[in-house]
RNA sequence: GGCACCGUAGCUCAGUGGUUAGAGCGGGCGCUUCAUAAGCGCUAGGUCGCUGGUUCGAACCCAGCCGGUGCCACCA
Numbered sequence: 001g002g003c004a005c006c007g008u009a010g011c012u013c014a015g016u017g018g019u020u021a022g023a024g025c026g027g028g029c030g031c032u033u034c035a036u037a038a039g040c041g042c043u044a045g046g047u048c049g050c051u052g053g054u055u056c057g058a059a060c061c062c063a064g065c066c067g068g069u070g071c072c073a074c075c076a
Base pairs, nucleotide, nucleotide: 001072002071003070004069005068006067007066010025011024012023013022018056027043028042029041030040031039049065050064051063052062053061
């Protein structure tokens, strides 16, 4: 340098055009307990990497850019 895949909550990920953007773990509060753990209930937390475009409508489709991973090439 080329190609492919990935980027969504603190972490691991789901969601592949229309609804309120979700799950598990983690955090906070409560119940329970002499107390802790476990268990149960409630709850907070998101510019969906950035910019632009397509569309009546975009996390989802397209383009460019940024970052990550892998493979290939290069070593002038």
Predicted 3D model of a 76-nucleotide RNA (transfer RNA) from SAR202 cluster bacterium Io17-Chloro-G7. The source organism's lineage runs through Bacteria, Bacillati, Chloroflexota, Dehalococcoidia and SAR202 cluster. It matches the Rfam family "tRNA". Gene Ontology term of the family: triplet codon-amino acid adaptor activity.